Predicted 3D model of a 471-nucleotide part of an RNA (small-subunit ribosomal RNA, 5' domain) from an uncultured marine bacterium. Model confidence (mean pLDDT): 89 of 100.
[in-house]
Context: one part of a larger RNA
């Protein structure tokens, strides 16, 4: 000297942009955060008779997007290569889309419970299931054979279904090297190391089991503590290097604490499911119900960090043939000088060098063109009037914003720190090793430029000191 997701003191005028729980991965009231398709499908209710709404069955979708850094020193991340493998929607190509079939929810009735939430009986649909049938390719095989597939919808054009090849994406695996600190941690390790044979997975594999060998890692630092998500990149520095990893981008991991696995192309699944455990809340005591490490909020903790706002107008994602309709993603709007940038608090004249204040050798000097007084000008803020782009056909939260044009008034806008040296900047007066300053040296014990106060100065300036971390 620079930097900050900063606190803190004093002070505060617009605008722009960007960021804002770094501590308790503590506990959460309350309300939103994932739904969509009636052109899959049987009904209910309503109707202006055109048509609409609603719960169940079905369907895609919830594995994105949204937070978080608690674990993790690991093929987790970064590079850079490998094979033995999946992959919904998309995107070429080839073939097919036939014949039947049994339930079940929903409604109906009967009925159990305080609830959540069932129970039995009757009846009914489908792109829900389930069988034959066919099979260029497909899978299996002893090469002879064997096995498996589909759904329709609407009303004239599409939009589905099935098998099977390729492609694109996006993932799963496996290696090289690289990735903190500690020897006051020196020996660890039995599925442990390698083989056979098996099982399993989409896939290689001690992944796993049986059965055999006795290996495998280590001072190039295993094991074991202890820290910690990694990167791109951030900041310093000339540069090597040093810290460091907030915002934005990838990747990993996690979602009250432990385990599990169900569905699905995909999850061992934040806002599904089962068990457990702590915790809270309801209960007729029998049983029940819940997870903000979404976005607001709330308590708590903290030096400390924002609004229970607005809108699906834009960009995206979802589902639909569409129109659409969700979307605390995401646009945007408050908050708070938290950081960066920009602009303003006025221009000129103007000496009797006024008053006052300060000091004084008492004449002066200083503050000082500072003011007053005179001309000017309106930037920012303030009234008025017009008014956008951002929107491809319709749609504009932002917003009567942004920006123009007019109007009046010098009018409504300067403080902090510091003046012994390092350091740009002096005097009185007060105090007397007291009270107090201090960043280092060091200042005060009666003439203090070092403490307090006033006057004057310097330097930053809507800021200016201070404290902390880092270079």
């Nucleotide at each position: 000297g620079a930097a900050c997701g900063a606190a803190c003191g004093c002070u505060g005028g617009c605008g722009g942009c960007a960021g804002g729980c770094c501590u308790c991965a503590u506990a959460c009231a309350u309300g939103c955060a994932a739904g969509u398709c009636g052109a899959g499908c049987g009904g209910u209710c309503c109707u202006u008779c055109g048509g609409g709404a609603c719960a169940g069955c079905g369907g895609c979708g919830a594995a994105c997007g949204g937070g978080u850094u608690a674990g993790u020193a690991a093929c987790g991340c970064g590079u850079g290569g490998g094979a033995a493998c999946g992959u919904g929607c998309c995107c070429u190509u080839u073939a097919g889309u036939a014949c039947g079939g049994a339930a079940u929810a929903g409604c109906c009735a009967u009925u159990g419970g305080a609830a959540a939430c069932g129970a039995u009986g009757a009846u009914u649909a489908a792109u829900a299931c389930c069988g034959u049938a066919u099979a260029c390719g497909c899978c299996c095989c002893a090469a002879g054979g064997g096995g498996g597939a589909a759904a329709g919808a609407u009303u004239u054009a599409u939009c589905g279904c099935u098998a099977a090849a390729g492609g694109a994406u996006c993932g799963g695996c496996c290696c090289g090297c690289g990735u903190u600190a500690g020897a006051u941690u020196a020996g660890g390790u039995a599925g442990u190391u390698g083989g056979u044979a098996g099982g399993g997975u989409a896939a290689c594999g001690g992944c796993c089991u049986a059965c055999c060998a006795a290996g495998c890692c280590u001072a190039c630092g295993a094991u074991c503590u202890a820290u910690a998500g990694c990167u791109g990149g951030u900041u310093u520095g000339a540069g090597a290097g040093g810290a460091u990893g907030a915002u934005c981008a990838g990747c990993a991991a996690c979602a009250c604490u432990g385990g599990g696995a169900c569905u699905g192309a995909g999850a061992c699944a934040c806002g599904g499911c089962c068990c457990a455990g702590a915790c809270u809340c309801c209960u007729a005591c029998g049983g029940g119900a819940g997870g903000c490490u979404g976005c607001a909020g709330c308590a708590g903790g903290g030096a400390a960090u924002a609004u229970u706002g607005u809108g699906c107008g834009a960009u995206g994602a979802g589902c639909g043939a569409a129109a659409g309709c969700u979307u605390a993603a995401c646009a945007c709007a408050g908050c708070g000088a938290c950081a960066c940038c920009g602009c303003g608090u006025g221009u000129g004249g103007g000496a009797u060098g006024a008053c006052g204040g300060u000091u004084c050798u008492a004449g002066g000097a200083u503050u000082g063109u500072a003011a007053a007084c005179c001309a000017c000008u309106u930037u920012c803020a303030g009234g008025a009037g017009g008014g956008a782009a951002g929107a491809a056909a319709a749609u504009g939260a932002c917003g009567g914003u942004a920006c123009c044009u007019c109007c009046a008034c010098a009018a409504g806008a300067a403080g902090a720190c510091c003046c012994g040296g390092c350091c740009a900047a002096c005097u009185a007066u007060g105090u007397g090793c007291c009270a107090g300053c201090a960043g280092c040296c060091g200042c005060g014990g009666u003439a203090a430029u070092a403490c307090a106060u006033a006057g004057g100065g310097g330097u930053c300036a809507a800021g200016c000191g201070u404290u902390g971390u880092c270079c």